[in-house]
Model confidence (mean pLDDT): 83 of 100. Predicted 3D model of a 539-nucleotide part of an RNA (large-subunit ribosomal RNA, domain I) from Quyinboa ferrireducens. RNAcentral holds the full RNA, with entries from ENA.

Context: one part of a larger RNA
């Protein structure tokens, strides 16, 4: 030195468990902030260094409900208190109180810090203290007020700007992709929406969403690839004001023969459509329907909550019964946790019943404030102009300039006006549908930072969130960022009095708790690697 058998030590896999992630459902809510948000920075306890909590009124104060004997957070032990039916900790609603930064807004500033002006008050002249005002823009008007905005939030909407790596097996058109960053707005959703839309010889009748149509029509260095529509079947469903013609009426200007005309401008009244339709003119008619708002009533909901059944049943086993054996009870409740092992019947609870405040949602009054019809004529007027449309350049449209219609528009241009215009994929007729150039509109539909309830052939500490733990922490970077590791005594600390070794507050041995110390805090199991010890055998 190796092999082997037995014993340890290191180490910390497996198991077995969960206070934590992780997908989803269902319902709520879907914002907050100058009345100072969101994040903070420093304070705050008897002792207090972290965490939570709160704000110089500081683990708290006031008030109301609510529940019940205990309580002074994680937190053990000390002191001191509170509180025990005059109700205390504890929950729930509502309120005061809330340094100092931070949109920070009185100026400044290296964020948490420094220095003013001013009106009041106290005071002591200078000075000082309190408490209040004092940013910027925007709209309104009666011009010195009033009302707004400003940051911040995870996805979701919508709008402006806008890549490359990629793919084409290379690369420029193309594609990645109008993605991904970036700015700007809203909202609970959002954004589109009542045809100048689509068909086709027949018809639909805002819009969105889905299933399909269909990877089809097309489009493409016809590569790569990109990719519709209407018909159909379903979600939902609602449709409306307004410019103008004319009428009034209030301002101003022009004019004037001072009687008035005429123009602009603001207000009302009229009026809103294609089977054209309104003014105008003539007839009727005062009906029908509905919406809003605050009020009263009633029902409902609606927070902490509350009552809520049935074996302290026997005998084994055991440290322990919930387990086995016998016998027995409730169930509208046999969901699930806990309880010294596996409990409907020990404990919380489950089914069921029940409870009001703030608020919340229907309903009925009555009050009060809008909306909302016919018929007939047709000679006048009205019907949205630098618009439509067009050329040159770009862009979107599944469609790359193409025969390219459709849409938007930077630049040149530039119409008709209802016997008018627009589109039906060049264009031209005929025929069809349709009324542009003002505006608004719910529901179906997208998402989840946030709250309650539930569920998993999802994870079970190298896994599930980066983060089961005091995790965006320790640590690295100037610095934008990056970013870990770390769970388990026991059923109860019952956490080892006392005694010994030893230098010990190191570690042991004894004795003691405990079922168990080979559960002793470096604690449940405790695998292999590595690394001793005894023996045996080889060499």
């Nucleotide at each position: 030195g190796g092999c082997g058998u037995a014993u340890g030590g290191u180490g910390g896999a497996u198991g077995c468990c969960u206070g934590g992630g992780c997908u989803c459902c269902c319902a709520g809510a879907g914002g907050c902030g100058a009345a100072g948000a969101a994040g903070g920075a420093c304070g705050u306890g008897a002792c207090a260094a972290g965490c939570u909590g709160c704000g110089a009124a500081a683990a708290g104060c006031c008030g109301c409900g609510u529940a019940a004997a205990g309580g002074u957070g994680c937190a053990a032990a000390u002191a001191a208190c509170c509180a025990u039916u005059u109700g205390a900790u504890g929950c729930g609603c509502g309120g005061a109180u809330g340094u100092c930064c931070g949109a920070a807004u009185g100026g400044g500033g290296c964020a948490a810090c420094c220095c003013g002006u001013u009106a009041u008050a106290c005071u002591g002249a200078a000075g000082g203290u309190a408490u209040g005002a004092c940013a910027u823009c925007c709209u309104a008007u009666u011009u010195a007020u009033a009302g707004g905005a400003g940051g911040c939030g995870a996805a979701c909407c919508u709008g402006g700007a806008g890549a490359a790596c990629u793919g084409a097996a290379a690369c420029a058109u193309c594609u990645a992709a109008g993605u991904a960053c970036c700015c700007g707005g809203a909202g609970g959703a959002a954004a589109a929406g009542a045809a100048a839309a689509c068909a086709a010889a027949a018809g639909u009748g805002a819009u969105u969403c889905c299933c399909g149509u269909a990877g089809u029509a097309g489009u493409g260095g016809c590569g790569a690839g990109c990719g519709a529509a209407g018909u159909g079947g379903g979600a939902a469903u609602a449709g409306c004001c307004u410019a103008a013609a004319c009428c009034g009426u209030a301002u101003u200007u022009g004019u004037u023969u001072c009687g008035g005309c005429a123009a602009a401008u603001g207000c009302g009244g009229g009026g809103u459509u294609g089977u054209a339709g309104g003014g105008c003119u003539g007839c009727g008619a005062u009906a029908u329907u509905u919406g809003g708002u605050a009020a009263u009533a009633a029902a409902u909901u609606g927070a902490a909550g509350a009552g809520g059944a049935a074996g302290c049943u026997a005998u084994c086993u055991g440290g322990a019964a919930a387990g086995a054996u016998a016998u027995g009870c409730c169930a509208a409740a046999g969901a699930g946790g806990g309880u010294g092992a596996a409990a409907g019947c020990c404990c919380c609870g489950u089914a069921c019943u029940u409870g009001u405040a703030a608020g919340g949602u229907u309903u009925a009054u009555a009050a009060u404030u809008g909306a909302u019809a016919g018929c007939a004529g047709u000679a006048c007027c009205c019907u949205g102009a630098g618009u439509a449309g067009g050329g040159c350049g770009g862009g979107a449209c599944a469609c790359g300039a193409g025969a390219a219609a459709u849409c938007c528009u930077g630049u040149c241009u530039g119409a008709a006006u209802c016997u008018g215009c627009c589109a039906g994929g060049a264009c031209c007729a005929u025929c069809u549908g349709g009324u542009a150039a003002g505006g608004c509109u719910a529901a179906a539909u997208a998402c989840u930072c946030c709250u309650g309830g539930g569920a998993g052939a999802c994870c079970g500490a190298u896994a599930g969130u980066g983060g089961a733990c005091c995790a965006g922490u320790a640590c690295c970077g100037u610095g934008a960022g990056g970013g870990a590791a770390a769970g388990g005594u026991g059923a109860a600390a019952a956490g080892u009095a006392c005694c010994c070794c030893g230098a010990a507050c190191a570690g042991g041995g004894g004795a003691g708790u405990g079922a168990a110390a080979a559960a002793g805090a470096a604690c449940c199991u405790g695998a292999a690697a590595c690394c001793g010890u005894a023996c045996g055998c080889c060499u």